[in-house]
Context: one part of a larger RNA
């Protein structure tokens, strides 16, 4: 790693809701005790002792369809229900029908109207009983919550008691071992010098010492080499101590809130900031993982108050079921409303430029000391032009509130109940704060949108753009959306007129841009423009003046006359100064437009980065396969629609079945609803050695869990119906146990 077989919302009691089952002379029986029997999770009856309910109020005391509250309530707060249907009896009105009786008119056989009594029969109302039913009430069973318990399953470090351990290691107490060789030469002590005696010297003997070098032992400082190892610390080569605070064998001693420690939180049996085992124990986990068949309906949130809260809760707000209200909601449109926001504006509050004025102050200057003047400064006035989330003389759109009116079967709102989930959101647009008007940043707002929980088609690719009032199945039907239509890769090398020459498109500013298109202003122009080319460009005068010189050109002042077709007392280059060369100006050739202003279109420079071209998805495009504008086909989705199936819900019709019409069926936590398997029990049918269960396979039926049949293995037990009970479904938990 795979298979396989285990493996997680149970069970009690209590108490809620909802369904249903009995009673409803209100229900119910607890301990306990009898009885029967097929002896079990069995069946029946005795036990009203107690429990809910049937009456509320009030803290009570009490008092009662009433109470409390108050000195009392004109009052307030919490209370005081029954409805329907059948039968029957019974009152009353109504109408009709008969029969009597009375008035009136026609007319005397009789009838018509009106009216009053009686009786039948209808009808509608009231009241009584009778049974039922709803609502209430009680018990029972289920099934959704709660709550206490190990309470869905595994999962901690830990805490505590009570044994078990020093055979390893740490100290200690006792009683033993064992430590080649070599060196070095204390101190006593002997001769001899030596001295008054000594000290003191020399020789000798001697054999001390946490002495020295070094093997046994015993450590562990470096380095290799091992590092799925020979070894849960070893191996090899060096290294340190070796008579000692040395080493080492036996016994024996200290024990976990402790021991022991030449002290390192070191040892206490590969285990130590509290050993090891057992027990409490299924310790607790606001945390992580895991959680087991289908199928149908709806379908969220990621907020907001409180929280020793902020990855947790509890209310509220969205969700789903029941009930019950009936259009109360929404959306359209009318009308009435309140604002101070965008935007304006300076009247108020403050901020900022300019200018004027002032017998204003201050400062400097002058002064006859009376004043006077001001390239300053402040202040006041006033005038231009302006800024403000915490300015406002104004002041919208939208929003919002209250009516009235419309529209919509099945949609919505609202109200009581049961059950939840969710309180980590993200982007995008558009308004804001924080930031640097950075961030795929970070904070609020919009009943904004999408994703979350949404697939499809576009955007190479891409949760969160775009397009799809968005996916129930099926169809090799059809018609569009966004986006495309030269090949990749479905449709246009489409039509009309223009740009762009940059592979611009296919990345980028601030500046720059006689690239080029299109509009626009003012001149100039056959009396010859504008560019070129040829001729002149002069005289007085070298203008005064400075100057060493100054002559048109170092400076300074002045800038006139004349001749001219025209020529500055000179734009520029030049010289020491001159000269020299060219402009301006004018004439001539030449021949037809040329100068300029501003706006705009689409171009150009401005443009460096790290594996590979790499900033069109790619090939590749240039009168495009680019960009404008205008037009027409076509193509393209799970959207529309077209034709056939399932479900689901509303209406209608019916006893039901279903019919016919109509409306919808994405979905993550999540609520509801219907179902399939499995094992055992009860009754019942009923099938097996002519071959059951299992199992391997092929056809088939169901929307699906899933069932059926036939064959083949297989050799003893299985099936259906209809109920009930549950060790009830497995891919995941670093699951568990077995195999390979």
């Nucleotide at each position: 790693g795979c298979c396989a077989a285990c493996g997680a919302g149970u069970u009690u009691a209590u108490u809620u809701a909802u369904g249903u089952u009995a009673c409803u002379u209100g229900u119910u029986u607890a301990a306990u005790c009898c009885c029967c029997u097929u002896a079990a999770g069995g069946g029946g009856g005795a036990g009203a002792a107690g429990g809910c309910a049937a009456a509320g109020g009030g803290a009570a005391a009490c008092c009662g369809a009433g109470u409390c509250u108050u000195a009392a309530a004109c009052g307030g707060g919490c209370g005081u229900a029954u409805a329907c249907c059948u039968u029957u009896u019974u009152a009353a009105u109504a109408u009709u029908a008969u029969u009597g009786g009375c008035u009136u008119g026609a007319c005397c056989u009789u009838u018509a109207a009106g009216u009053c009594a009686a009786u039948a029969a209808u009808a509608u109302u009231g009241a009584a009983a009778u049974g039922g039913u709803a609502a209430g009430g009680u018990a029972g069973c289920a099934u959704g919550g709660a709550u206490a318990a190990a309470a869905c399953c595994c999962g901690a470090a830990a805490c505590c008691a009570g044994g078990c351990g020093a055979g390893c290691u740490a100290a200690c107490c006792a009683u033993g071992g064992a430590c080649a060789g070599g060196a070095u030469g204390a101190a006593c002590c002997c001769u001899g010098a030596g001295u008054a005696a000594a000290a003191u010297c020399a020789g000798g003997a001697g054999g001390a010492g946490g002495u020295c070098c070094g093997a046994a032992c015993c450590c562990a400082c470096c380095a290799g080499c091992c590092g799925u190892g020979c070894a849960a610390c070893a191996c090899u080569g060096g290294g340190g101590g070796a008579u000692g605070a040395g080493c080492c064998g036996u016994g024996g001693c200290u024990a976990g809130g402790g021991g022991u420690g030449a002290a390192a939180u070191u040892c206490c049996a590969a285990u130590c900031g509290a050993g090891c085992u057992u027990g409490g124990u299924a310790a607790u986990a606001g945390c992580u993982g895991g959680u087991u068949c289908u199928c149908c309906u709806c379908g969220a949130a990621a907020u907001a108050g409180c929280u020793u809260a902020u990855g947790g809760g509890c209310u509220a707000g969205c969700g789903u079921c029941u009930u019950u209200u009936g259009u109360u909601c929404a959306c359209a449109u009318c009308c009435a409303g309140g604002g101070g926001u965008a935007g304006a504006g300076c009247a108020c509050u403050g901020g900022a430029a300019g200018g004027a004025a002032g017998u204003g102050g201050a400062g400097u200057g002058g002064u006859u000391c009376g004043c006077c003047a001001u390239a300053u400064c402040c202040c006041u006035u006033u005038c231009u032009a302006u800024c403000a989330a915490a300015c406002u003389c104004c002041g919208a759109a939208u929003a919002c509130u209250g009516g009235g009116u419309g529209u919509u079967u099945a949609u919505a709102a609202a109200a009581a109940g049961g059950c939840a989930g969710u309180a980590a959101g993200a982007c995008u647009a558009c308004g804001g704060g924080g930031g640097c008007u950075a961030a795929g940043c970070u904070u609020c707002g919009u009943c904004a949108g999408u994703c979350a929980a949404a697939a499809g088609g576009g955007g190479a690719a891409c949760a969160g753009c775009c397009c799809a009032c968005a996916a129930u199945c099926u169809u090799a039907g059809g018609u569009u959306a966004a986006g495309g239509u030269c090949c990749c890769c479905a449709a246009a090398u489409c039509u009309a007129c223009g740009u762009u020459a940059a592979g611009u498109g296919u990345g980028a500013a601030a500046g720059g841009u006689a690239g080029u298109g299109g509009a626009u202003u003012u001149u100039c122009u056959u009396a010859u423009a504008c560019a070129a080319c040829u001729a002149g460009g002069a005289g007085g005068u070298u203008g005064g003046c400075u100057u060493a010189g100054a002559a048109g050109c170092a400076g300074c002042c002045a800038c006139c006359c004349u001749u001219u077709a025209a020529a500055g007392a000179a734009a520029g280059c030049g010289u020491a100064a001159u000269a020299g060369c060219u402009c301006a100006c004018u004439a001539g050739u030449c021949a037809a437009g040329a100068a300029u202003u501003u706006c705009u279109g689409c171009g150009c420079c401005g443009a460096a980065a790290a594996u590979u071209u790499a900033u069109c998805g790619g090939g590749g495009c240039u009168c495009a396969a680019a960009c404008g504008u205008a037009g027409u086909a076509c193509c393209g989705a799970a959207a529309c629609u077209a034709a056939g199936g399932g479900c689901u819900c509303c209406g209608a019709c019916g006893c039901a079945a279903g019919u016919c019409g109509g409306a919808g069926c994405g979905g993550u936590a999540g609520a509801g609803g219907a179902g399939u398997a499995u094992u055992c029990u009860a009754u019942a049918u009923u099938u097996g050695a002519u071959g059951a269960a299992g199992u391997c396979g092929u056809u088939u039926c169901g929307u699906g869990a899933g069932g059926a049949a036939c064959g083949g293995u297989g050799g003893a037990g299985g099936a259906u119906a209809u109920a009930g009970a549950a060790g009830u479904a497995a891919g995941a938990a670093u699951g568990u146990u077995g195999g390979c």
Large-subunit ribosomal RNA, domain II from a Candidatus Kuenenbacteria bacterium, 740 nucleotides, folded computationally. The prediction has a mean pLDDT of 82. The full RNA is in RNAcentral, with records from ENA.